[in-house]
Context: one part of a larger RNA
RNA sequence: CUGGGCGUAAAGGGCACGCAGGCGGCCUGAUUAGUGGAAUGUGAAAUGCCCUGGCUCAACCAGGGAACGGCAUUCCAAACUGUCAGGCUUGAGUCUCGGAGGGGAUGGGGGAAUUCCCGGUGUAGCGGUGGAAUGCAUUGAUAUCGGGAGGAAUACCAGUGGCGAAGGCGCCCAUCUGGCCGAAGACUGACGCUCAGGUGCGAAAGCUGGGGGAGCAAACAGGAUUAGAUACCCUGGUAGUCCCAGCCGUAAACGGUGAUCACUAGGUGUAGGAGGCAUCGACCCUUCCUGUGCCGUAGCUAACGCAUUAAGUGAUCCGCCUGGGGAGUACGACCGCAAGGUUGAAACUC
Numbered sequence: 001c002u003g004g005g006c007g008u009a010a011a012g013g014g015c016a017c018g019c020a021g022g023c024g025g026c027c028u029g030a031u032u033a034g035u036g037g038a039a040u041g042u043g044a045a046a047u048g049c050c051c052u053g054g055c056u057c058a059a060c061c062a063g064g065g066a067a068c069g070g071c072a073u074u075c076c077a078a079a080c081u082g083u084c085a086g087g088c089u090u091g092a093g094u095c096u097c098g099g100a101g102g103g104g105a106u107g108g109g110g111g112a113a114u115u116c117c118c119g120g121u122g123u124a125g126c127g128g129u130g131g132a133a134u135g136c137a138u139u140g141a142u143a144u145c146g147g148g149a150g151g152a153a154u155a156c157c158a159g160u161g162g163c164g165a166a167g168g169c170g171c172c173c174a175u176c177u178g179g180c181c182g183a184a185g186a187c188u189g190a191c192g193c194u195c196a197g198g199u200g201c202g203a204a205a206g207c208u209g210g211g212g213g214a215g216c217a218a219a220c221a222g223g224a225u226u227a228g229a230u231a232c233c234c235u236g237g238u239a240g241u242c243c244c245a246g247c248c249g250u251a252a253a254c255g256g257u258g259a260u261c262a263c264u265a266g267g268u269g270u271a272g273g274a275g276g277c278a279u280c281g282a283c284c285c286u287u288c289c290u291g292u293g294c295c296g297u298a299g300c301u302a303a304c305g306c307a308u309u310a311a312g313u314g315a316u317c318c319g320c321c322u323g324g325g326g327a328g329u330a331c332g333a334c335c336g337c338a339a340g341g342u343u344g345a346a347a348c349u350c
Stems, first nucleotide, its partner, number of pairs: 004321003007304002012318001014201004021194003025088007033081002035077008049065006091191001092188004096183004103177007110154001115149007125136002162169002206247006215241002220236004258317006266295011299306002323350003332343004
């Protein structure tokens, strides 16, 4: 190199955009670079291979042959690939009309609840647990009523229901804004797919500066439990959790399943849209498209299971794997304020 693989055995990059690169729809013409054929030249000899022969055999040696898988030139062919020219509309995209949505950003507003503060009523307990204690309370708690402050989160609706590339997104309103779906047509005319490097996004925790701080709560303190209890339980409680700006760049970043396209039985639910039938009708019934679930045929699979949302059948491109430990460590490099991240061995050992 060829070959085998990646749901769970080792293995899909966290996700996207995208340069180079790789790959690329239908028709016509041209060209002949790739491609195919033929001829010529060359491909030294020796070696190796085949057939003979010579040393008694063999090694060794000699003769002949094929081969030397290649290169160059010329001629021929023109299907396929490429290139050039022209055309097409089914891939891709644009426009018109509708539609759904927790998609994103900014600003504003609301109610419930917890806590705290003030005031009223009221009196001896409250709280907490398996049981207790620490704790709170006669300087009047808990309970209850009224008022106020402040922060965070948005019950019900809520649904294997929606949106987003992923991370993720849920009270209401406004503004700005991305994507998606459906129905007919019209238009552009292959404008496409994938993507090493690169760039951007990227939960939580963590970091820097500034603000904020109700509840919760690493650390910490106390009370219990226990042989001990640096825990589980309880009472407290600081970072943090929240906001702004900037870092970090990780995850069981999971569907443990890369992206795109095509093809391959059905049944059933649900979400959005469109049509038909129908009628009082938004119902019911029915057809199609898009999404999201369940079941299941062929097929696949080591099995489990997957099965038009494939793990089936094919195609293109990328990423990744190659026994366990050592080790995602060491060293180096790059990135980072740091924490650390990315890349990533070996000795040794089983």